[in-house]
């Protein structure tokens, strides 16, 4: 860094050095920040993969006392541990792009009862992009 793949509404702190900035393309917001950002270093926590332990189910069946005995293995499903990584302000902070017999507002046009194109708001969905993990080029 290339590709698959899963996941992203939850969850988590301090002290120390530094001293202007940061919120992980961009661009528009909107928050954080001298009551100290962002970085480093010490200890602590969170648990999403990944790793081990145990437990539910299942497949498969070494053995052998041939009986609904059952060993390893391999999924699986739950809960604990924190080893490898990540993580520890706000939904990946929010929105840009697709979509909807959703809702409201607003009404172009006529067949002037009403039907209503288009638009534009919130509210859902989906994608893309980001991120992180296991693989894997």
């Nucleotide at each position: 860094u290339u590709c698959u793949u899963a996941u992203c509404a939850a969850g988590a702190a301090a002290g120390g050095c530094u001293g202007a900035g940061g919120g992980u393309a961009a661009u528009g917001g909107c928050c954080c920040a001298a009551a100290g950002a962002a970085g480093c270093c010490u200890u602590g926590a969170c648990a999403a993969c990944c790793u081990g332990u145990u437990c539910u189910c299942g497949c498969u069946g070494a053995g052998u006392u041939u009986a609904u005995c059952g060993a390893a293995g391999c999924g699986u499903u739950a809960a604990c541990a924190a080893g490898g990584u990540g993580c520890c302000a706000a939904u990946u902070c929010c929105a840009u792009c697709c979509u909807g017999a959703g809702u409201g507002u607003u009404g172009a046009g006529u067949u002037u009862a009403a039907c209503g194109a288009a638009a534009c708001a919130c509210c859902g969905g989906g994608a893309a992009a980001g991120a992180u993990a296991a693989g894997u080029c």
Molecule: SAM riboswitch aptamer (S box leader)
Organism: uncultured Bacteroidota bacterium